[in-house]
């Protein structure tokens, strides 16, 4: 040098360190659809009723994407750090 196994150190137990795909979680923001509501408007109608149409208007769900968070106790890679065996 090269394989191959393993993590003792740990503020329970697992968990060496850095990264790197995919995936999982929360945060917010925008985009889409849905439900309440508000305003306009138009017709009606006794009415602040009733029905439709708008909205660059608010709340909440939902859907998919991208941003940013992070002991992601999920998967995989790649480098490095001990320890141990073989070549």
């Nucleotide at each position: 040098g090269g394989c191959u196994g393993c993590a003792a150190c740990a503020a329970c137990c697992c968990c060496g360190u850095g990264g790197a795909u995919g995936g999982g979680g929360a945060a917010g923001c925008g985009c889409a659809a849905g439900c309440c509501g508000g305003c306009c408007g138009g017709c009606u109608g006794a009415a602040u009723u009733g029905c439709c149409g708008g909205c660059u208007c608010g709340a909440u769900u939902u859907g998919g994407u991208g941003u940013u968070c992070a002991g992601u106790g999920c998967a995989u890679c790649c480098a490095c750090u001990g320890c141990a065996g073989c070549c």